[in-house]
RNA sequence: CGAGUCGGCCGGACGGUCGCCGGCGGCCAGUGGUCGCCGGAGGAAAGUCCGGGCUCCACAGGGCAGGGUGCCAGGUAACGCCUGGGGGGCGCGAGCCCACGGAAAGUGCCACAGAAAAUAUACCGCCGCCGGCGUUCGCGCCGGCUGGUAAGGGUGAAAUGGUGCGGUAAGAGCGCACCGCGUCGGCCAACGCCGAUGGCAGGGUAAACCCCACCUGGAGCAAGGCCAAAUAGGAAAGCAGGCUGCCUCGCGGCAGUGGAGCGCGGCCCGCGCGAGCUUUCGGGUAGGCUGCUACAGGCGUCCGGCAACGGGCGUCGCAGAUGAAUGGCCGUCACCUCCGGCAACGGAGGCACAGAACCCGGCUUACAGGCCGGCUCGCUUC
Numbered sequence: 001c002g003a004g005u006c007g008g009c010c011g012g013a014c015g016g017u018c019g020c021c022g023g024c025g026g027c028c029a030g031u032g033g034u035c036g037c038c039g040g041a042g043g044a045a046a047g048u049c050c051g052g053g054c055u056c057c058a059c060a061g062g063g064c065a066g067g068g069u070g071c072c073a074g075g076u077a078a079c080g081c082c083u084g085g086g087g088g089g090c091g092c093g094a095g096c097c098c099a100c101g102g103a104a105a106g107u108g109c110c111a112c113a114g115a116a117a118a119u120a121u122a123c124c125g126c127c128g129c130c131g132g133c134g135u136u137c138g139c140g141c142c143g144g145c146u147g148g149u150a151a152g153g154g155u156g157a158a159a160u161g162g163u164g165c166g167g168u169a170a171g172a173g174c175g176c177a178c179c180g181c182g183u184c185g186g187c188c189a190a191c192g193c194c195g196a197u198g199g200c201a202g203g204g205u206a207a208a209c210c211c212c213a214c215c216u217g218g219a220g221c222a223a224g225g226c227c228a229a230a231u232a233g234g235a236a237a238g239c240a241g242g243c244u245g246c247c248u249c250g251c252g253g254c255a256g257u258g259g260a261g262c263g264c265g266g267c268c269c270g271c272g273c274g275a276g277c278u279u280u281c282g283g284g285u286a287g288g289c290u291g292c293u294a295c296a297g298g299c300g301u302c303c304g305g306c307a308a309c310g311g312g313c314g315u316c317g318c319a320g321a322u323g324a325a326u327g328g329c330c331g332u333c334a335c336c337u338c339c340g341g342c343a344a345c346g347g348a349g350g351c352a353c354a355g356a357a358c359c360c361g362g363c364u365u366a367c368a369g370g371c372c373g374g375c376u377c378g379c380u381u382c
Base pairs, nucleotide, nucleotide: 001378002377003376004375005374006373007372008371009370010369012333013332014331015330016329017328018327020040021039022038023037024036025035026034027033028032042353046364047363049362050361051360052359053358054220055219056218057217061269062268063267064266066216067215068214069213070212071085072084073083074082075081086100087098088097089096090095101211102210106209107208108205109204110203118160123153124152125149126148127147128145129144130143131142132141133140134139161179162178163177164176165175166174180200181198182197183196184195185194186193187192224290225289226288227287234281235280236279237278238277239276242257243256244255245254246253247252261273262272263271264270295317297316298315299314300313301312302311303310304309335350336349337348338347339346340345
């Protein structure tokens, strides 16, 4: 100097003028008006993909089904997230990626090629036996089988554990040694290591069905709560409105039991409410307040930890709109591109993705341009 990789930050500024929303304070003729001060969209506010806080069902259990995650150890309120480690893969490297439990519980699939892809089997071949021909008498060639074989060759991504020695008619864990694999035991977080034992079930695929381990109620701020107003205390059908005891002059009240029906995402058990309930038709309301922003909060610093993160101390308060507020106009700069120019400078054009709506922790996606730092590789110079 170039290329790459990882991390962090900015992504417009200033002035004038007119206009918004919230809070505080003063004044006034006070459903409000006016003056002054302070504050007023994001790193993703997006996607609605995860996890929660919070609210209700509801006093809130158990199981099945359904759904989710899937190496290990940590972090966290929690997670499918983050950090570190293990294994696998990519890269010269810094780094990056992983849908990473189980194939001896079972089922399915593995095109084509190949004899054969699972209950295995024999294309070429090797050996044995029989027959024929030839013979240099060592054997060679051709054919056959009611035989043996899978070591050699071929096909394939993958072929019946691998290498070596022995053995055999030729071969084969047939035997042995080492490795691999299984089982048992010990150590170990994953990964593996050690010992004993066994001739040993052929591979792959679970982002195929499945098995295993762990997790998991539902609905959601349009949740929910309060106030005001209006209508038709509407019409029809079905079921039920029972019994016992006590009090009362009686109407009636209290308790128990029974009980139509209703609720708990689906189903079962179980639990709760229960005197009116269910179904159909028809009518009214859509307003206001609250929830609504102080919290698993931000920043600084110290300690612990490889780190994620946790703790101590100090400090700050940082939008709450509701058809939806922070905008419009003017001017001067900043940045980028192009043209002219030795330069100074001049001209033209451009100026990213994009707007909270209960809140927070993540992930994913979009982003013109610019700044800073660590590390890796290459070239050159000293």

Notes:
The prediction has a mean pLDDT of 77. Predicted 3D model of a 382-nucleotide RNA (Bacterial RNase P class A) from a Gammaproteobacteria bacterium. It matches the Rfam family "Bacterial RNase P class A". Its family is annotated with ribonuclease P activity, dimeric ribonuclease P complex and tRNA processing in the Gene Ontology. By type it is a ribozyme. It is recorded under the gene name rnpB. The RNAcentral record of the sequence draws on ENA.